[in-house]
Context: one part of a larger RNA
RNA sequence: UUGGGCGUAAAGGGCGCGUAGGCGGUUUGGCAAGUCUGGCGUGAAAUGGCGGGGCUCAACCCCGUCACUGCGCUGGAAACUGUCCGACUUGGGUCUAGGAGGGGUAGUUGGAAUUCCUGGUGUAGGGGUGAAAUCUGUAGAUAUCAGGAAGAACACCGGUGGCGAAGGCGAACUACCAGCCUGAGACUGACGCUGAGGCGCGAAAGUGCGGGGAGCAAACAGGAUUAGAUACCCUGGUAGUCCGCACUAUAAACGAUGUGCACUAGGUGUCGGGGCGAGCGUCCCGGUGCCGGAGCGAACGCGAUAAGUGCACCGCCUGGGGAGUAUGCCCGCAAGGGUGAAACUC
Repeated sequence: UUGGGCGUAAAGGGCGCGUAGGCGGUUUGGCAAGUCUGGCGUGAAAUGGCGGGGCUCAACCCCGUCACUGCGCUGGAAACUGUCCGACUUGGGUCUAGGAGGGGUAGUUGGAAUUCCUGGUGUAGGGGUGAAAUCUGUAGAUAUCAGGAAGAACACCGGUGGCGAAGGCGAACUACCAGCCUGAGACUGACGCUGAGGCGCGAAAGUGCGGGGAGCAAACAGGAUUAGAUACCCUGGUAGUCCGCACUAUAAACGAUGUGCACUAGGUGUCGGGGCGAGCGUCCCGGUGCCGGAGCGAACGCGAUAAGUGCACCGCCUGGGGAGUAUGCCCGCAAGGGUGAAACUC
């Protein structure tokens, strides 16, 4: 619990698609459910308001009147909502011409680096640290040259830059798929917005099966440090990190800011288009930054990418701890996830 809120105080769902529902552009006419209005009926009495009266007053009682905000029937109105028929083009969509992009999926290819293997040169160290040691090396290491193998990641370009709904996406090329922007027209004719449930997507870690394994590296082992050192540092090192398929569904999933639409000073960068212009430039549309006005704000700050001014719809909050715990239910192979209290206490 009707109220006030949700960037940082409690509070925006991780993100999308979309069902029910809620809400819905301009206009002609009809209907009259909502709405407004007249009449009639009903709305028991008591109670209540107002006026008056009776007990010496009052409580209490009595009388009159009003109210009983409602419901039903019936007549009328037609602005708004609704509904039906018709029309419209501004919202939405389709087509056509261009355009940018690390958007997605699959395949192919490349160079640098790293490690390992083989061979050559070469000799006593190398490595590591604050200093060391574990470790490695005369069975020839480190260094260097040639050749080979493997896996993973793609330096420079690179940007306050681009794309994607979010998670996220970065070597090159090819194919397929999707979204977006701009310009000019044509077409459609409200087909729209939001979205409880639902469905899909969803980093990392983790799980199952099968591959792969260079480097890195939880666990683990050793060396140091230390009073101790189950750490920080060092030498190793297994899961894992990689690929395919299937699970998991979480996050500081963050802009800690839900989605859509409209309106409201400017200045200055930048990305993609377009108009005008010889050029310098300037204007328009769409993104992405910085500064800033009004306004907002507890302040910090936000400020046309709003946290301003409004509308529509959804989600969420309601003192701290107990606790995202217990329990029940649902989901999961498990780990666990979703939903989610109370006692008690301050």